Record summary:
Transfer RNA from Methanolapillus ohkumae, 73 nucleotides, folded computationally. Rfam family: tRNA. Its family is annotated with triplet codon-amino acid adaptor activity in the Gene Ontology. The source organism's lineage runs through Archaea, Methanobacteriati, Methanobacteriota, Methanosarcinaceae and Methanolapillus. The RNAcentral record of the sequence draws on ENA.
[in-house]
RNA sequence: GGGCUUGUAGAUCAGCUGGAAGAUUGCACCCUUCGCAUGGGUGAGGCCCGGGGUUCAAAUCCCCGCAAGUCCA
Numbered sequence: 001g002g003g004c005u006u007g008u009a010g011a012u013c014a015g016c017u018g019g020a021a022g023a024u025u026g027c028a029c030c031c032u033u034c035g036c037a038u039g040g041g042u043g044a045g046g047c048c049c050g051g052g053g054u055u056c057a058a059a060u061c062c063c064c065g066c067a068a069g070u071c072c073a
Base pairs, nucleotide, nucleotide: 001072002071003070004069005068006067007066010025011024012023013022019056027043028042029041030040031039049065050064051063052062053061
């Protein structure tokens, strides 16, 4: 220098025939217990890496960057 993959909740990851964001775990509170653990319930936590474009509508499609991983030189 070039090719490919990835970037979404504190963490690990879904969501990709475009219709507007979820799971597990962690955290807070409540129930259950004499108490703890386990179990059950509720809640907070995201402007989906950044900018632009297409569209009535973009996490999703297109372009340019940034970062990480990997391969080639």